[in-house]
Context: one part of a larger RNA
This record gives sequence, structure tokens and C1' cells, in this order.
RNA sequence: UCAUGGCUAAGGAACUAGGCAAAUUAGCCCCGUAACUUCGGGAGAAGGGGCGCUCACAGCGAUGUGAGCCGCAGAGAAAUGGCCCAGGCGACUGUUUAUCAAAAACACAUGGCUUUGCUAAAUCGAAAGAUGAUGUAUAAGGCCUGACACCUGCCCGGUGCCGGAAGGUUAAGUGGAGAUGUUAGCUUCGGCGAAGCAUUGAAAUGAAGCCCCGGUAAACGGCGGCCGUAACUAUAACGGUCCUAAGGUAGCGAAAUUCCUUGUCGGGUAAGUUCCGACCUGCACGAAUGGUGCAACGAUCUGGGCACUGUCUCAGCCAUGAGCUCG
Repeated sequence: UCAUGGCUAAGGAACUAGGCAAAUUAGCCCCGUAACUUCGGGAGAAGGGGCGCUCACAGCGAUGUGAGCCGCAGAGAAAUGGCCCAGGCGACUGUUUAUCAAAAACACAUGGCUUUGCUAAAUCGAAAGAUGAUGUAUAAGGCCUGACACCUGCCCGGUGCCGGAAGGUUAAGUGGAGAUGUUAGCUUCGGCGAAGCAUUGAAAUGAAGCCCCGGUAAACGGCGGCCGUAACUAUAACGGUCCUAAGGUAGCGAAAUUCCUUGUCGGGUAAGUUCCGACCUGCACGAAUGGUGCAACGAUCUGGGCACUGUCUCAGCCAUGAGCUCG
């Protein structure tokens, strides 16, 4: 000097990114216990008091009542919750990156859409076959959402899916007009050219699909701009105009989303880029890619307080082990 333990005057978070670490608390009995709430909880809330031994009495006893005794200390050691307030997220118990992440991520009960009539759909396999399921739409698969409460607005123009079949387009196939090569023959000697055999090949016919016509957003997704206007000013319930498939409804909002921004106001502090409550000018919230709340829960994240402390002011001492010296 380091590591691991123990103690510490006065102060008590001044430490620090952050009370990290440590300390406090702790058992049993009695009293007592708030907001909020899904009436179950919250709750061991919080906050107080008691606890040993001896004798007497009561009792079968556990134990209770009373009187007394000792210690610094009676749950005499060990083991054994610190607590409260407010907010974000996720309802919850669970699950996860074996070996840097345990979470707000995954799952979840709930809700919805969709496929599937049984030799089911879906999946594995070359097939046989198997799973689904020795199940049968209150079933099975896929996708999304994520308890509960209140709700879930507008857009089908694009993409997808479903339905339709009149018309347009459209493959192989069918079809075979014609064309070319070859040459019996004919010839005005330039050519023409049957049949056959070859090589090609027009019209016509020809399904799904696409175009087309409808539907569908808890399908993928989307949800405007400019100008003017009220008897102070400001603002604009109101009007005009352009564009669109339709122009963001309820609710929430500087938010896990706000750039400008440490926005502005209020609270808390002596002092607060964080925090809480509002405002709305939402760069760039918004309704199952769910919206807004919410009791309970959380080794979650954020802010504050009480208690407590060597975290600190600011260090000191002790024990054990290492380091160091000698061997």
C1' cells in the first nucleotide's frame, strides 16, 4: 500500500451520473392503521407499547393477575422486512440473449379478422406415409391485439384479398388459305408447272390471368393548402378559393414522441437542463401498427422525503491475509 472484516468525535448525502456500497429496520404478542380500489385489496401500511428471573394467587394446563429481584443491555447469541410520497412503462404469476442486456422485450388470459365440411385446411416427405386428431366449426390452422373500464371516427383512389362474368387482350393445341423447294409434263425456250414428298404457314377456334365491374381497412395503408372577416387590440364561431380516395373525430399532448427548448406559468429547493401540475405554437400523438384511464403487481425506470449511516467533510485505529525485508 492492497484485500476482507470491526470500531469511530462533531456533522449527516455536503459524496456521486445515481444513497453505488454500507448502515438503519428485523422475531413473537397487544394497540393502531390513510389516500385509492376491480371491494378481494392497499396492509406487516404508517405509527406506538411489551418481552428476563423469583414468589404468591387463579387455572387440569397453556397462561393470566399481583408483588418483588438483577444487568449497560431480557426477541441478552445466530438467523431474521428500512419506510413513505409522486410519476412513466408493462395489467398480473411467468419467459429470455447458457458465457457483458431480465427489461418497457417475449408470453399471457381477453378481443377481432381470416382459412378449413373431413381423404379438412395447414405442415413434413421423392413417395409410401405421418402430424393435424383416434379431433370435427363451442374444432383445427394463420395473422393482429394484449387483464379490466370507457371507447375504437373518416377514406376502397393505390396495393392486396374476395366476388362477377358481357366486352377487350391472351398460350399450347385444333385449323389449314396460301407460300417455298423438288419435277412428270408443257413451252413462244423467257418460263409455267399436276400428283407426291418436304419446309413453312394466314383466317377461324382457344382457359385461367390481366384490362374491366363491384365489395372489403381489428387487410397493407392514408387521414390538406391559401386568403379574408367581430365596434380598442388580439383572435376568428363565419365566408371565399384550390386540391384530394378522404382531409385526423373522441381522447391525449414539450410526451419513452417537442427540433427551436433549460418553451411559458405554477409547485417543490436558498439555488432545480431532471421531476410534478397546467397551457397547446402536436418540427413529426391519435384510436386493436389500438386511444385514454386504471386498483394490484415489478431484483423495472424517474423525481422527492423520513430514518440511517465513514458515501463524504477527513481521516484515524484494530484484526486477519497478501505485499515488503531477511532466510

This is a predicted structure of a 327-nucleotide part of an RNA (large-subunit ribosomal RNA, domain IV) from Carboxylicivirga sediminis. Rfam family: Bacterial large subunit ribosomal RNA. Rfam links the family to the GO terms ribosome and structural constituent of ribosome.